[in-house]
């Protein structure tokens, strides 16, 4: 340099194909329960959907460019 995959809550990831209300588990906070804690149950907070642009009535989702991460390949030495 080229190709492929990935970037969404603090963490691990769904959702993207086929545009139409942003989600799950864990974690965190509060409550119930308990002698206390854990476990369990109930409730809650938490988002620049990597960045910029385009298309569209409408974009996490489609298109273009860029950045970052992982893997593969090529060239030079």
């Nucleotide at each position: 340099g080229c190709c492929c995959g990935g970037g969404u809550a603090g963490c691990u990831c769904a959702g993207c194909c086929u545009g139409g209300a942003a989600g799950a588990g864990c974690g965190c906070c509060g409550g119930a329960c308990u002698g206390u804690g854990g476990a369990u149950c109930c409730g809650g907070a938490g988002g620049u959907c990597c960045c910029g642009g385009g298309u569209u009535c409408a974009a996490a989702u489609c298109c273009c460019g860029g950045c970052c991460c992982g893997g593969g390949c090529c060239c030079c030495a």
Notes
The RNA shown here (transfer RNA) has 77 nucleotides and comes from a Desulfurococcales archaeon. It matches the Rfam family "tRNA". The family's RNA type in Rfam is transfer RNA.